[in-house]
RNA sequence: UACAAAAAACGCUAAACCUAUCGUAAGGUAGGGACAGAAAGUCGCGGAUCCCAUCAACGGAAAGCCGGACUGCCGAA
Numbered sequence: 001u002a003c004a005a006a007a008a009a010c011g012c013u014a015a016a017c018c019u020a021u022c023g024u025a026a027g028g029u030a031g032g033g034a035c036a037g038a039a040a041g042u043c044g045c046g047g048a049u050c051c052c053a054u055c056a057a058c059g060g061a062a063a064g065c066c067g068g069a070c071u072g073c074c075g076a077a
Stems, first nucleotide, its partner, number of pairs: 012037002017032006035064001041070003045067003049061003
């Protein structure tokens, strides 16, 4: 120097729920809140899931379910 996990540190995100608001809905946004997370950062590619409609198809949603790709903090043995 590189790889690398544990501990620690600087920090980060933020479940459920509540309030306001948008949306047919799933759900989103802002504030509060804190279950949890070492990628709970990004993507939405595959599988699964949810909504609308419903014979179906089309369309939409989330992704903190599993897999994948890209990027990333500290740093023993």